[in-house]
Molecule: FMN riboswitch aptamer (RFN element)
Organism: Planosporangium mesophilum
RNA sequence: ACGCGCUGGCGGGGCUCGGUGAAAGUCCGAACCGGCGGUGACCCGGCCUGUACGGCCGGCAGCCCGCUACCCGGUCACAUCCAGUGACCGGUGGAUCCGGUGAAAUUCCGGAGCCGACGGUGAAAGUCCGGAUGGGAGGCAGCGCGC
Numbered sequence: 001a002c003g004c005g006c007u008g009g010c011g012g013g014g015c016u017c018g019g020u021g022a023a024a025g026u027c028c029g030a031a032c033c034g035g036c037g038g039u040g041a042c043c044c045g046g047c048c049u050g051u052a053c054g055g056c057c058g059g060c061a062g063c064c065c066g067c068u069a070c071c072c073g074g075u076c077a078c079a080u081c082c083a084g085u086g087a088c089c090g091g092u093g094g095a096u097c098c099g100g101u102g103a104a105a106u107u108c109c110g111g112a113g114c115c116g117a118c119g120g121u122g123a124a125a126g127u128c129c130g131g132a133u134g135g136g137a138g139g140c141a142g143c144g145c146g147c
Base pairs, nucleotide, nucleotide: 002146003145004144005143006142007141008140010138016030017029018028019027031127032126033116034115035067036066037065038064043059044058045057046056047055048054049052062114063113071091072090073089074088075087076086077085078084096112097111098110099109100108118130119129120128
């Protein structure tokens, strides 16, 4: 370094202006935002020595692949007047094209688009309030064991 286990803490951003109206951060015109892992010729940062058009590490996608939250179902356990709670398993789960460069790009550059759980609400919500001081993809550190 790698594998397994345990522990700890970490782990989501966003309504500015105008319009209509009795009422809108929900509608309309413009604005704003982009979780986690993978991939990622270019590009960016760093390192190495054998200085090569070299090698290594890191960064780089909302709409490419996979996943989480939400929702639905099953099994088991607990609880039971009813409602339910937990663990595990399964299901569901949004959106991109055109042009350029090139050997190669849905990832780079340019342009034009598109998407966003559930419940609530004086009026329809990606952005407000709530479940949530929750859960979580995952990732970091420490310890133990193996090799």